Background: A computed fold for a 90-nucleotide RNA from an uncultured SAR116 cluster alpha proteobacterium, annotated as Glycine riboswitch aptamer. The sequence was found by an Rfam model in a public genome assembly.

RNA sequence: UUAAUUUUAGUGGGAGAGUCUAAGUAUUUACUUAGCGCCGAAGGAGUAACCGCCUCGGAACCUCUCAGGCAAACGGACCGCUAAAAUUUG
Numbered sequence: 001u002u003a004a005u006u007u008u009a010g011u012g013g014g015a016g017a018g019u020c021u022a023a024g025u026a027u028u029u030a031c032u033u034a035g036c037g038c039c040g041a042a043g044g045a046g047u048a049a050c051c052g053c054c055u056c057g058g059a060a061c062c063u064c065u066c067a068g069g070c071a072a073a074c075g076g077a078c079c080g081c082u083a084a085a086a087u088u089u090g
Base pairs, nucleotide, nucleotide: 001090003088004087005086006085007084008083009082010081011080012079013078018036020035021034022033023032024031025030037070038069039068043066044064045063046062050058051057052056
């Protein structure tokens, strides 16, 4: 110094599903509790293709909804860009 990967931070994009019903609080917005109906892309769990440093470990897809969510806002797996650090490589 080139490229790639990982981590962290910033920034942009980012889906799905009732702003349902009842009661209470509250000046209005709105909030809390309970019930029914739903969603999967915080997290978590089951399972396991596959991978590795192969006594063990990591795990896509799929599934479950404990949690989370079902107007807006917040959040949001994942992706793009920027910066720093580490590793490998030309």